[in-house]
Molecule: small-subunit ribosomal RNA
Organism: metagenome
């Protein structure tokens, strides 16, 4: 890491009285103070009735006066009369304004949800225990007198509000008498009924009523001439009866949340009698028993409810708008009036709080409408109308109505429309990207051609929404009546807030109308910018230089006048699971067992009908949903019918099952008898063996104890051995996945008392049973308390070890405890992590304990049957591990328990406990997981097999000196850059004086030191030479000078334009090479089988191999990459080929010998040998023995070689973001008069230092010195270079050969002889002086090399550590690349001499395969946990403090009912000639009760609170634990 389950977050859908951003065209319909039941300026929201009444203003009209005017008439012109006219007063009339008595209303309609967990509400029932004004239907009357009082006028008191006193008046106000169809009371009959009792009737009693208005009429009477009696009609009044609607009361049923509220209660729970009410009733009081209740009591929180919202549905949430009911009206208490109120706009009293004032004293309650403050995210107009509905009054008109109807704002909602359509491809331009070709916005625009909805102007539209009154007529009732009334019908005129509004019609013109989120999960992806930054987030999570996840911006999805968000509520979550979960390991089985209430419960009858089923009835209001048809243009909306409202309640039916009654019955269950098993329990004896200690005897120097050691003991004799004795405590063998027990748990032996269970028969009882909330009992260790005990062991504690440390793990000591009696204490991984009982469901094989059965004397063995304890293993279940008749499998019945981690088994509260502490048992906060099984790797101080110079067995070397080289450091202007554990460090660099060079200093150049194209100029070839300046590049300046088909092309140079160019950055964007693990032997695929699945199989297994190499076996059966072989090389042979190789045999020439043999050079022939390079043979466990199934392995043989002969080259799948942008290549980023180029000079070589890796040493198996023998490989023309001279030498002069099997190019150690004789040496050569060569433009930084001097460290190298198994190590020495030279002591070849050791795998590193554990997966360089220190957040405890509700008991006592007084006051009745009296009543005064207030003491809760516990989070720090045997399981 992957999976499979467990489980918790998240998210996608519908909703909403919203709210915020961003945007906004039209219209319908609808909705809009959800917060502070806060506080309110202003208006208006309950009036009406003159047909109850008595008065009665303005304003008209008459009629009188007064003043001031005056048309005209008329005149003696002086005046006179004057109609009218304008003020005015004063009478009448007609009017009715407004108070006012009196009548109905004001108790409805309006708001609001603040209390209320309650008969409030919802359903259903029940009053024989009750009330109802106006309305309806009925019955019966309205009769006769009386007495005041508002108004109104006078006077007085107050600022004001408002009072107060005379006096005048009416009534449907008020107040007696009369009458009783009737009610009421007590009386009695009859009937009914669930009890109290209901209803009907009878007689005779008792008591108990009224108001009048308003029309109309004709005979007859009266009259004040107005009328009235009479007679009708209508509206009232009074008593009664019904009925309708309304109300009140009681009652089952249901109505959240806490048990860390568990007990609550004195009017309290009942009776008798009385008040009290419309009316039952502890509703109230005396009094009388002493009951009642029990999810009560307390605490939170909340109006219910039709409905809404969601869901598949059961359910969950919800109580806006509209409807039913409650409660409330500043806050608390009170009655009053009244049919109805304890009254929203009434009334008293108390607080608070605003207002007004003269300071004396008053006024007020928007939770009606509007609107204002103020609180808040946040919610409207101080609109028109009473035209419609509805209500209130009236007889009516009508007249009131913030009810209502209407417009107005708010996209708040739901719905309907529009922003045009059709055509149009150089696919324009423009953006955007792009691989530079294109793609894409995109038919989209432009452009042509149309439409005309909506808004726009103009015009039609008095549509529809209208009845009722009134007049006109008709025809019906009423009456005496054609009169009035009343109903009904028909016609008339008129009556509209919205609104000149819907709609219609025309005009003109595409024109005025498009937005918002998204784009990783999730429909939709690229560019740029940013660079763990700024940001983004619902979860995950994205962002650290290529971001689809942040900002833009094309572009694309999705919606659409909206669209995101945020907030709530279902949903999905079967994630509380009733539908419909679950406890062995994942959260859950209670420690165990007895039993109470409960819950369940064998078989058969009878019986009833609680549950059950079934019909019918009544209710389940409307509205909503749904379903059908209508109505607005659709549609939202609305209207009518259905349906349905899953429910209750009567009621009548069934009888299986259930309940409940009654009678049995025997399979459960239980009792009684037999014989056996048992560590089961309590007591009391008793034994032996260790072991300690004491006493003595023998004995001496040590014991003891560990991984080594101390500390301890011990010569005052131990350890050790023998003898005796003391003490405690625990039972060795037997001993057993054997036995008992409910569980803990029980284990020497014997006895006493006990307890269960199994068998095995037979009677008996007659479901007595299961199961178990609370309750009791029991409960391992350890712990407490009193008293013994005390041998060992053995917390604390102490010593001695270890250790970085060691409070530990070892060691030696040791107390408390373990033991025992008596009391507590109640927890454990108290586990099979598996409650308890019944039943059912293939089987194999152990073991105990009893029984049968065949055989047998007898037993055993075999066969069965019951219980019990184990092991595999079938179905079948499980996530899987596993379970499996001892189930975790089918089922049932009961009880515990569980719902993400963590805080927490905590905290506060209760219980309990001597304490320690146990039980019950949250919350803020934080996380996005926490878990469970199982895979596949890794990884273990887990096992097992194997291999490897891995380790041991060797040999030789490094760490130690001197020097070379490389690296770190340090310094430097630079000391360029990179490589850094094995797998960097003599690495890149097979060559740094200059160049290389990338790096510093300084001078310089700017299209460039290179490339390619263009356009322009014009000069010339390239070049070459000269002058000047400089350190050089480099600049200035000067001279000579082109080819040529003439068209201009080439070539070059200036001069601008695209570009050049960077060893700049990023190996963490790559390519491509490499390194490493490892030349280990693994890595995997197909198709098959197994698993739910990851995945296994194959690959594992048993051999064997150097090998996954080969064989056997196998649900695996083939296959690829790797191994092995094929290729180089090397060893042997053959055969072809002989030049420059080679020279045996022949010959020739020269030299030497003696002219000889013979040796030595050279040649010619000549390929025989050696070689050389081609081909091909050979080696394959073929072949023999031994072994083994085989593969193989061991030994032999023949062979040059033999089991891979040696060496190489070849490096699977991967692994390390190994290394490399400076080799090259290349994506992106940066520089562009400079991060590019050129030149000088420096510098990479720099030195207190530390590292690696050579090389040379330290010597005698060496050194020096002479002599002398033997390679292989290669390299040579700007080159090797010979003989020959010179020079000690490096080297130089000089050039023969050689483009090489031809020419050049000493091999060393070795072997031979001398010399040194163990010394800092004749060893060792650093270092430095001084003289040269040689290369090279130049050796000073900073080259090699050679001579002569000089002679340093060093005398074999700690701790570690390296290479090497054989032609290897080891020693020796050539040679080549790079190169002018050279730091080469390096690195790549080559030959020469040439060993020693491997017993063995027990350890160390590495590595392969299997198996095992794992809390790891970035894989132990993992992963985690807890103190400590630090910061932040939340929350517990606390001396206290504040605040807030409440309980108890006192005090004080408003308004007011209610009693009682009422000496003081009162027209109406009554007696009375009066005066008086009396009835009756009232003011005032006292009593109970009583809100506010006050004291006191409790309890409940919520703030804060120095300090203090724990808790969570966080960069990183400190110490140790856990996970592997995790290193002391």
């Nucleotide at each position: 890491u992957a999976u499979u389950c467990u489980g918790g977050c998240u998210c996608a859908g519908a909703a909403c009285g919203a709210a915020c951003g961003c945007u906004g065209g039209c219209a319908g319909c609808g909705u809009g103070g959800a917060u502070u039941a806060g506080g309110c300026a202003u208006g208006c929201a309950a009036g009406u009735c003159g047909a109850a009444c008595g008065g009665g203003a303005a304003c008209c009209c008459g009629g009188a006066g007064a003043u001031u005017c005056a048309a005209g008439u008329u005149u003696u012109c002086g005046g006179a009369c004057g109609a009218g006219a304008a003020u005015u007063u004063c009478c009448g009339g007609a009017g009715g304004a407004u108070a006012g008595u009196g009548g109905c209303g004001a108790a409805a309609g309006g708001g609001u949800g603040a209390g209320u967990a309650a008969c409030g509400c919802g359903u259903g029932g029940g009053u024989a225990a009750c009330c109802u004004g106006c309305c309806c239907c009925u019955g019966a009357g309205u009769u006769g007198g009386g007495a005041a009082u508002a108004a109104c006028u006078c006077u007085c008191c107050g600022a004001a509000a408002g009072g107060a006193g005379g006096g005048c008046u009416a009534a449907u106000a008020c107040c007696g008498g009369a009458u009783a169809u009737g009610g009421u009371c007590a009386u009695u009959u009859g009937u009914c009924g669930c009890a109290u009792g209901g209803c009907a009737g009878g007689a005779a009693g008792a008591u108990u009523a009224a108001a009048g208005g308003c029309g109309g009429g004709g005979a007859u009477c009266c009259u004040u001439c107005g009328g009235g009696a009479c007679c009708u009609g209508c509206c009232g009044c009074u008593c009664g009866g019904g009925g309708a609607g309304g109300g009140a009361c009681c009652c089952g049923c249901g109505u959240c949340c806490c048990a860390u509220c568990a007990g609550c209660u004195u009017g309290u729970u009942g009776g008798u009698a009385a008040g009290g009410u419309a009316a039952c009733g502890g509703c109230u009081u005396a009094c009388c028993a002493a009951g009642g209740c029990u999810u009560a009591c307390g605490g939170g929180u909340a109006g219910c409810c039709g409905g809404c919202c969601u869901g598949a549905g059961a359910g969950g949430g919800u109580g806006a708008u509209c409807g039913g009911c409650c409660a409330c009206a500043c806050u608390g208490g009170g009655a009053c009036u009244g049919a109805g109120a304890c009254a929203c706009u009434g009334c008293c009293c108390a607080u608070a709080c605003u207002c007004c004032u003269a300071c004396g004293g008053g006024a007020g309650g928007c939770u009606g409408c509007a609107g204002u403050c103020g609180a808040g995210g946040a919610u409207c107009a101080u609109u028109c109308g009473c035209a419609a509905u509805g209500c209130g009054c009236g007889a009516a008109a009508g007249c009131g109505u913030g009810a209502c109807g209407a417009u107005g704002c708010g996209a708040c909602g739901c719905u309907g429309c529009a922003u045009g359509g059709a055509g149009g491809a150089u696919g324009a331009a423009g953006g955007c990207u792009u691989u530079c070709g294109g793609g894409u916005u995109g038919u989209a625009a432009a452009c042509u051609c149309c439409u005309g909805u909506c808004a726009u102007g103009c015009g039609g539209g008095a549509a529809a929404a209208a009845c009722g009154a009134u007049c006109a007529g008709g025809c019906c009732c009423c009456g005496a009546a054609u009169a009035c009334g009343g109903g009904u019908c028909u016609g008339a005129a008129g009556u509209g807030a919205u609104g000149g509004u819907a709609c219609c019609g025309c005009a003109a013109g595409a024109g005025g109308a498009a937005g918002c989120c998204a784009c990783g999960c999730u429909a939709a992806c690229u560019c740029u910018g940013u660079g763990c930054c700024a940001g983004c987030a619902g979860c995950c999570g994205c962002g650290g230089u290529a971001a689809u996840a942040c900002a833009g911006a094309g572009g694309u999805g999705g919606c659409u006048a909206g669209c995101g968000u945020u907030g709530u509520u279902c949903g999905g979550a079967u994630u509380u699971a009733c539908u419909g979960g679950g406890c062995g390991u994942a959260a859950a089985g209670g420690g165990u067992g007895c039993g109470u209430a409960g819950g369940c419960g064998g078989c058969c009858c009878c019986g009833u009908g609680u549950g059950u089923c079934g019909g019918a009835u009544g209710u389940g209001a409307a509205a909503u949903c749904c379903c059908a048809c209508g109505g607005c243009u659709c549609a939202a909306c609305c209207g009518u019918g259905g349906a349905a409202c899953u429910g209750c309640a009567u009621u009548c039916g069934a009888a299986a099952c259930u309940g409940c009654g009654g009678a049995g019955c025997u399979a459960g269950a239980g009792u009684u008898c037999a014989g056996g098993a048992u560590g089961g329990g309590a007591g009391a004896g008793c034994g032996g063996a260790a072991u300690u200690c004491u006493u003595g005897g023998u004995g001496u120097a040590g014991c003891g104890g560990u991984g080594a050691a101390a500390u301890g003991c011990g010569u005052u004799g131990a350890u050790a051995u023998c003898a005796a004795g003391a003490a405690g405590a625990a039972c060795a063998c037997c001993g057993g996945u054997g036995g008992c027990g409910a569980a803990g748990g029980c284990g020497g032996c014997u006895c006493u008392c006990u307890g269960g269970a199994a068998u095995g028969u037979g009677a008996c009882u007659g479901a007595c049973g299961c199961u178990g909330a609370g309750g009791c009992a029991c409960g391992a260790a350890a712990g407490c308390c009193g008293g013994g005990g005390g041998a060992g062991c053995a917390a604390a504690c102490a010593g001695g070890a270890u250790u970085a440390g060691a409070u530990a793990c070892c060691c030696u000591g040791g107390u408390a405890g373990u033991c025992c009696c008596g009391g507590c204490c109640c927890u454990a991984a108290a586990c099979g992590u598996u409650g308890c009982g019944u039943a059912c469901u293939u089987g194999g094989u152990g073991u105990g304990g009893g029984g049968g059965g065949u055989a047998u004397u007898g037993a055993c063995c075999c066969c069965u049957c019951c219980c019990g304890u184990g092991c595999c293993g079938u179905a079948g279940c499980u996530a899987a591990c596993g379970c499996g008749u001892u189930a975790a499998g089918u089922a049932c019945g009961c009880c515990g328990c569980c719902u993400g981690g963590g805080g927490a088994a905590u905290a506060c509260g209760g219980c309990c406990g001597c304490a320690a502490g146990g039980c019950u048992a949250a919350a803020a906060c934080u996380c996005a997981a926490a878990g469970a099984a199982a895979u596949u790797g890794a990884c273990g101080g887990g096992g097992g097999c194997c291999c490897g110079c891995a380790c041991a067995a060797g040999c030789g070397g490094a760490g130690g000196a001197g020097c070379a080289u490389g690296u770190g450091g340090c310094u430097u202007a630079a000391u360029u850059c990179g490589a850094u554990g094995c797998a960097a460090c003599g690495c890149g660099a097979a060559g740094a004086a200059c160049c290389u060079u990338a790096c510093c200093a300084g001078g310089g150049u700017u299209u460039g030191a290179c490339a390619u194209g263009c356009a322009g100029c014009u000069g010339c070839a390239c070049a070459u030479c000269c002058g000047g300046u400089g350190a050089a590049a480099g600049c200035c300046g000067g001279a000579u000078u082109c080819c040529u088909u003439c068209g201009a092309g080439g070539g070059u140079g200036c001069u601008g334009c695209a570009c050049a160019g960077g060893u700049g950055c990023u190996g963490c964007a790559u390519g491509g090479c490499u390194g490493u693990c490892g030349u280990c032997a693994g890595u995997u695929c197909g198709u098959g089988c197994c698993g739910u699945g990851a995945g296994g199989u194959g690959u594992u297994g048993g051999g064997u191999u150097a090998a996954g190499u080969c064989c056997c076996g196998c649900a695996a059966c083939g296959a690829a990459c790797g191994c092995a072989a094929c290729c180089c090389u090397u060893g042997u042979g053959u055969c072809u080929a002989g030049u420059u190789g080679c020279c045996a045999c022949u010959c020739c020439c020269g030299g030497u010998g003696a002219u000889g043999a013979g040796c030595c050079g050279g040649g010619a022939a000549g390929c025989a040998c050696u070689u050389u390079a081609g081909a091909c043979a050979g080696a394959c466990u073929g072949c023999c023995c031994g072994u083994a199934c085989a593969a193989g392995c061991g030994g032999g043989a023949g062979g040059a070689a033999g089991g891979u002969g040696g060496g190489g080259a070849u490096g699977a799948c991967g692994u390390c973001a190994a290394g490399u942008c400076a080799g090259u290549a290349u994506g992106g980023c940066c520089c562009u008069u400079a991060c590019a180029c050129c030149c000088u000079g420096g510098g990479c070589u720099g030195c207190a230092c530390a590292c690696g890796u050579g090389c040379u040493a330290c010597a005698a198996u060496g050194g020096c010195c002479g002599g002398u023998c033997c390679a292989g490989a290669g390299g040579g023309a700007c080159g090797c270079a010979a003989u020959a001279u010179c020079g000690c030498g490096a080297g130089a002069u000089g050039g023969a050969g050689c483009a090489a099997a031809u020419c050049c190019u000493c091999a060393a150690a070795g072997c031979c002889g001398g010399c040194c004789u163990c010394a800092g040496u004749u060893c060792g050569g650093a270092u430095u002086g001084g003289a040269g060569u040689c290369u090279g433009c130049a050796a000073c930084u900073c080259g090699a090399c050679u001579c002569c001097a000089u002679g340093a460290a060093g005398u074999u190298g700690g701790a570690u550590u390296c290479g090497c198994u054989a032609g290897u190590a080891a020693c020796g020495g050539c040679g080549u690349a790079u190169c002018a030279g050279c730091u080469a002591c390096g690195a790549c070849g080559c030959c020469g001499u040439g060993a020693a050791u491997a017993c063995g795998u027990u350890c160390c590193c590495g590595g392969g395969c299997c198996u095992u554990g794992u809390a790891c997966a970035c894989a132990c360089c993992g992963c985690c946990c807890g103190u400590c220190a630090c910061a932040u957040c939340a929350u517990g405890a606390a001396a206290g403090c504040c605040g807030u509700c409440u309980g108890c008991a006192c005090c004080c006592g408003a308004a007011g009912u209610c009693g009682c007084u009422g000496a003081u006051c009162c027209a109406a009745c009554c007696c009375g000639c009066a005066a008086g009296g009396g009835a009756g009543g009232a003011a005032g005064g006292u009593g109970c009760c009583g809100a506010a207030g006050g004291u006191g003491u409790g309890g409940g809760u919520g703030g804060u609170g120095a300090u203090u516990g724990g808790g969570a989070u966080g960069a990183a720090g400190u110490c140790g634990a856990a996970c592997a045997a995790g290193g002391u399981a």